[in-house]
Context: one part of a larger RNA
RNA sequence: UGACGGGGGCCCGCACAAGCGGUGGAGCAUGUGGUUUAAUUCGAAGCAACGCGAAGAACCUUACCAGGUCUUGACAUCUUUUGACCAUCUGAGAGAUCAGACUUUCCCUUCGGGGACAAAAUGACAGGUGGUGCAUGGCUGUCGUCAGCUCGUGUCGUGAGAUGUUGGGUUAAGUCCCGCAACGAGCGCAACCCUUGUUGUCAGUUGCCAGCAUUAAGUUGGGCACUCUGGCGAGACUGCCGGUGACAAACCGGAGGAAGGUGGGGACGACGUCAAGUCAUCAUGCCCCUUAUGACCUGGGCUACACACGUGCUACAAUGGACGGUACAACGAGUCGCUAACCCGCGAGGGUACGCUAAUCUCUUAAAGCCGUUCUCAGUUCGGAUUGUAGGCUGCAACUCGCCUACAUGAAGUCGGAAUCGCUAGUAAUCGCGAAUCAGCAUGUCGCGGUGAAUACGUUCCCGGGCCUUGUACA
Numbered sequence: 001u002g003a004c005g006g007g008g009g010c011c012c013g014c015a016c017a018a019g020c021g022g023u024g025g026a027g028c029a030u031g032u033g034g035u036u037u038a039a040u041u042c043g044a045a046g047c048a049a050c051g052c053g054a055a056g057a058a059c060c061u062u063a064c065c066a067g068g069u070c071u072u073g074a075c076a077u078c079u080u081u082u083g084a085c086c087a088u089c090u091g092a093g094a095g096a097u098c099a100g101a102c103u104u105u106c107c108c109u110u111c112g113g114g115g116a117c118a119a120a121a122u123g124a125c126a127g128g129u130g131g132u133g134c135a136u137g138g139c140u141g142u143c144g145u146c147a148g149c150u151c152g153u154g155u156c157g158u159g160a161g162a163u164g165u166u167g168g169g170u171u172a173a174g175u176c177c178c179g180c181a182a183c184g185a186g187c188g189c190a191a192c193c194c195u196u197g198u199u200g201u202c203a204g205u206u207g208c209c210a211g212c213a214u215u216a217a218g219u220u221g222g223g224c225a226c227u228c229u230g231g232c233g234a235g236a237c238u239g240c241c242g243g244u245g246a247c248a249a250a251c252c253g254g255a256g257g258a259a260g261g262u263g264g265g266g267a268c269g270a271c272g273u274c275a276a277g278u279c280a281u282c283a284u285g286c287c288c289c290u291u292a293u294g295a296c297c298u299g300g301g302c303u304a305c306a307c308a309c310g311u312g313c314u315a316c317a318a319u320g321g322a323c324g325g326u327a328c329a330a331c332g333a334g335u336c337g338c339u340a341a342c343c344c345g346c347g348a349g350g351g352u353a354c355g356c357u358a359a360u361c362u363c364u365u366a367a368a369g370c371c372g373u374u375c376u377c378a379g380u381u382c383g384g385a386u387u388g389u390a391g392g393c394u395g396c397a398a399c400u401c402g403c404c405u406a407c408a409u410g411a412a413g414u415c416g417g418a419a420u421c422g423c424u425a426g427u428a429a430u431c432g433c434g435a436a437u438c439a440g441c442a443u444g445u446c447g448c449g450g451u452g453a454a455u456a457c458g459u460u461c462c463c464g465g466g467c468c469u470u471g472u473a474c475a
Stems, first nucleotide, its partner, number of pairs: 001475002003472003007469007015459002019423005026314008034305002042053002064300007073125001077124002079121005088101005106115003127289002130287003136283002138278003141274001143272001148187006154163003167178003193266004198234007207224003212221002237260001240254005316416001320375007332363003337356002342351003382413001387408007429451007
């Protein structure tokens, strides 16, 4: 100087407390461990691994296993030779591949040659999701959006170092003020960026409709006031008033205002810590393989199942289930696509087919809600697992191993032990909708809107963190 203390002081955080809803019990989904297996590819491991890499394993993916094959190679460059290449058909085979048939005579040219492509040969080489994340770059997690981390000059100290950065106030903040052997500065904080909340102006189609006509319908004429869209502006700064305070910074209350003291949300992550994670995104040193640890193919596996754990979905019902009627969104996506209307089907879906490269058309009827009817507390008209049968869709192909529909079947489950998690406002809870990936497959993920709470006395305690101080046999 740090680190540590079941030392002290001050302060903060859904850290506790106050509340609301869960997990832990059930069934299922999914990930992991374990076990099994020819293989169940590999990685991730307290917080910070475990619906994680994977924004989607039937083949492919795929890295694993079995079998069948290749050896200048599936891919790149160079050298030599030959020639258009491709496509089609037949036979063998699980296919890779092998054998044969048929067809064809590339482009430029200074006629020397050159270019692209294909085949063969040779060796230089290719290739490796093989090892090492404890050789590395890059990227990322975490403490933590915590308020800290440092430097120059000066001063003090023999020196390591100290001072500044401590102190008194204050703040979300090393934020600001005052004081001070310090005076300044840098990286962080804040602001600048995006979005949302109010408004002006410009613009008015594909959007909108107040008044005038018109229609089944903003449908059409007309209009751009309103809504909306999106470009440029305004607006919030403790600016104003009162009080407290040290005549400060600031705090408390108020006015005006759509918004008030960082308005809400996001992006943004200092010096560093964990030899944290990743050699399987990529790049890369070294080591290793080179008729194989490389490459191709078929089939299988990654989907196994006594069990254990994590994360979720659905429930156990009456604030509910079923049936009928009826109302109101936002974000998005679409031409190898979204698909209207109509017809067929109980339905999944099928047929035909309009429009739309989209503020125009479509996905797209939002659901919870509201209004009625019924069920009356039961393992039930709750719950839907499991199983059977019949179908639909995608796709060469749904056996291993997809999703959906109808009918039948109707398991556990009556609110969950010890323990444990999230959340402070348009939040929790609850309700549906969209998108990426994607042929098909979503209870996951990322977004969107609808309805919309309770509680916070307080900081003694648990956990984590910041500043000062103290002790130390630790570095």
Predicted 3D model of a 475-nucleotide part of an RNA (small-subunit ribosomal RNA, 3' major domain) from Ligilactobacillus equi. The coordinates come from a structure-prediction model, not an experiment, and the mean pLDDT is 84. Taxonomically the source falls in Ligilactobacillus (Bacteria, Bacillati, Bacillota, Bacilli). It matches the Rfam family "Bacterial small subunit ribosomal RNA". Rfam links the family to the GO terms structural constituent of ribosome and ribosome. The full RNA is in RNAcentral, with records from ENA.